[in-house]
């Protein structure tokens, strides 16, 4: 430098262009003497930034920016 895959919640992670599942953790409550297990709720005004397409974007396209992989280059 070049190609390529990634980027979603405190962690892991899903989501044909139709409007954010799931699981750990966590926070309320039930049971319990009391903790744990176990059983109910709640827990992303929004998907890395910025822009563009659309009636509608986490999904497409442009650019950056970080991570990761292979090629090169320079020592």
């Nucleotide at each position: 430098u070049g190609g390529g895959g990634c980027g979603u919640a405190g962690c892991c992670a899903a989501a044909c262009g139709g409007u954010a599942a799931g699981g750990c953790a966590g926070c309320g409550g039930g049971c319990u003497c009391u903790g744990g297990a176990c059983c109910c709720g709640c827990c992303a005004u929004c998907u890395c930034a910025a822009g563009g397409u659309u009636c509608g974007a986490a999904u497409c396209c442009u650019u950056g920016c970080g991570c990761c992989c292979c090629a090169g280059c320079c020592a």